[in-house]
RNA sequence: GCCGACAAAGCCAAACUCUGAGCAAUCGGAGGACGGAAAGCCACGGGUCCCUCGAGGAUAGCCGGGUUGCCGAAG
Numbered sequence: 001g002c003c004g005a006c007a008a009a010g011c012c013a014a015a016c017u018c019u020g021a022g023c024a025a026u027c028g029g030a031g032g033a034c035g036g037a038a039a040g041c042c043a044c045g046g047g048u049c050c051c052u053c054g055a056g057g058a059u060a061g062c063c064g065g066g067u068u069g070c071c072g073a074a075g
Stems, first nucleotide, its partner, number of pairs: 002075001003072002011036002016031006034061001040067003044064003047059004
């Protein structure tokens, strides 16, 4: 460096509920855990979704890619 444990310390948080923003997809806050070794970040490519159809917007927990990071068993 690759890699990913019946390891250790932790971390994130689906659906749903309340609340706020938005035409909407969806997003923020609080609760809550389905899950996650990057479920940290990036909209570059593909997909999907929304729309006031614009060279517009959303989705990184859809796939690929880029980039940063904790730990150190076996290989």
c-di-GMP-I-GGC riboswitch aptamer from a Deltaproteobacteria bacterium, 75 nucleotides, folded computationally. The organism belongs to Myxococcia, within Bacteria. RNAcentral holds the sequence, with entries from Ribocentre. Its mean pLDDT, the model's own confidence on a scale to 100, is 91. Of the family's consensus pairs, 95% are formed in the model.